[in-house]
Context: one part of a larger RNA
RNA sequence: CUGGGCGUAAAGGGCGUGUAGGCGGAUAAAUUAGUCAGGAGUGAAAUACCGGGGCUCAACCUCGGAACUGCUUUUGAAACGGUUUAUCUAGAGUGUAUUAGGGGAUAAUGGAACACCCAGUGUAGAGGUGAAAUUCGUAGAUAUUGGGUAGAACACCGGAGGCGAAGGCGAUUAUCUGGGAUACAACUGACGCUGAGGCGCGAAAGCGUGGGGAUCAAACAGGAUUAGAUACCCUGGUAGUCCACGCUGUAAACGAUGAAUGCUAGAGGUCGGCGGGAGAGUCGGUCUCGGAGCUAACGUGAUAAGCAUUCCGCCUGGGGAGUACGGUCGCAAGAUUAAAACUC
Numbered sequence: 001c002u003g004g005g006c007g008u009a010a011a012g013g014g015c016g017u018g019u020a021g022g023c024g025g026a027u028a029a030a031u032u033a034g035u036c037a038g039g040a041g042u043g044a045a046a047u048a049c050c051g052g053g054g055c056u057c058a059a060c061c062u063c064g065g066a067a068c069u070g071c072u073u074u075u076g077a078a079a080c081g082g083u084u085u086a087u088c089u090a091g092a093g094u095g096u097a098u099u100a101g102g103g104g105a106u107a108a109u110g111g112a113a114c115a116c117c118c119a120g121u122g123u124a125g126a127g128g129u130g131a132a133a134u135u136c137g138u139a140g141a142u143a144u145u146g147g148g149u150a151g152a153a154c155a156c157c158g159g160a161g162g163c164g165a166a167g168g169c170g171a172u173u174a175u176c177u178g179g180g181a182u183a184c185a186a187c188u189g190a191c192g193c194u195g196a197g198g199c200g201c202g203a204a205a206g207c208g209u210g211g212g213g214a215u216c217a218a219a220c221a222g223g224a225u226u227a228g229a230u231a232c233c234c235u236g237g238u239a240g241u242c243c244a245c246g247c248u249g250u251a252a253a254c255g256a257u258g259a260a261u262g263c264u265a266g267a268g269g270u271c272g273g274c275g276g277g278a279g280a281g282u283c284g285g286u287c288u289c290g291g292a293g294c295u296a297a298c299g300u301g302a303u304a305a306g307c308a309u310u311c312c313g314c315c316u317g318g319g320g321a322g323u324a325c326g327g328u329c330g331c332a333a334g335a336u337u338a339a340a341a342c343u344c
Base pairs, nucleotide, nucleotide: 004315005314006313007298008297012312014201015200016199017198021194022193023192025088026087027086028085029084030083031082032081034080035077036076037075038074039073040072041071042070049065050064051063052062053061054060091191092188093187094186095184096183097182098181099180103177104176105175106174107173108172109171110154115149116148117147118146119145120144121143125136126135162169163168206247207246208245209244210243211242216240220236221235222234223233258311259310260309261308262307263306266289267288268287269286270285271284272283273282274281293300294299317344318343319342326337327336328335329334
């Protein structure tokens, strides 16, 4: 390379957008550098293969055939593929109407709670634990009432529920804004699918500059526990957690399941449309069970891991190692690309 694979054995890129490339709906006509058929030339000899022959056999030698799957040229075919032309509407998109939603951004507002501050009442404890202690408190704590300040998060509704490409998104209101679904079938007329590179987005932690700092809390300190206790438990507590701008670019970034299209038994729930109506039904999502099939089994099963097609990514024994070196990126931390010796 061929072949075989990628839910859990090695293996789906974290997610999108899109360049090159690959692949691509129906009808008719024309054409033909793909394709198919015939002819001609060439494809040296030896070797290899098949069938004979010669050395007593064999190796070896020798004759004939086929083969040399290729290339060049010529004549023809036109189903498929390509190209061109014309047309179509089932894919795709536009339009009109309706519609659900924590989709995104910005601003403003609200109540509960925690903490702190001020004041009142009030007096000896409070707190914490398995039990304690560190800790707070007669300089008046804890408790309770009134007032104030600040930051962060939004109880109930809340759901196997919704939205988003993924990460993710949950108080309320306003403004701006993306996507989806359904009905109609008016318009365009294949405009499509995938996508190496590229570009963008990307939890948490971390980094830079400037703010903010209530809670919680790595590090750290103390108290316990213990043989020890650099832990688990307790009292404190700094980065951080929050905001703005910039960087980082990774996660069990998981459905451990790439995207798209078509086809293939059912049953039940649920969300959003349509269906004059709480219906029958139907379209789009989502969840549970289940048949055939598939699977090593577990399981999966129209949201496939079934049956097929197209395109991309990835795997090839364990360790060494997602490491070294080099390159690229980064302020750094590091990320990415990615071996070998050796060893079993």